RNA sequence: AACUGAAAAAGGCAAACUUAUCGAAAGGUAAGGACGCAAAGCCGCGAGUCUAAGGCAAAUAUGCUAUGAUUGUCGGGUUGCCAAA
Numbered sequence: 001a002a003c004u005g006a007a008a009a010a011g012g013c014a015a016a017c018u019u020a021u022c023g024a025a026a027g028g029u030a031a032g033g034a035c036g037c038a039a040a041g042c043c044g045c046g047a048g049u050c051u052a053a054g055g056c057a058a059a060u061a062u063g064c065u066a067u068g069a070u071u072g073u074c075g076g077g078u079u080g081c082c083a084a085a
Stems, first nucleotide, its partner, number of pairs: 004083002012037002017032006035072001041078003045075003048070003054065004
């Protein structure tokens, strides 16, 4: 240094939920709060999933559609703490 993630040490992040707020919605942000996470750090690059304002179609019921969202859905890229075998 690489692979790997046992035992520790220093730490880190923060699910559900509540309040406020932004958004058409999905969802985001802030505070509280911890289900958990060895990348649950970062990037919307590939896929999956969610939403449908707008657009299109319609027997005017409704359906389709991402330019929107999700990195705590998976993969990929990239950066990092400690260290046994």

A computed fold for an 85-nucleotide RNA from Mesobacillus subterraneus, annotated as c-di-GMP-I riboswitch aptamer. Rfam family: c-di-GMP-I riboswitch aptamer. Gene Ontology term of the family: cyclic-di-GMP binding. Its mean pLDDT, the model's own confidence on a scale to 100, is 87. It was read from a public genome assembly, where an Rfam model found it.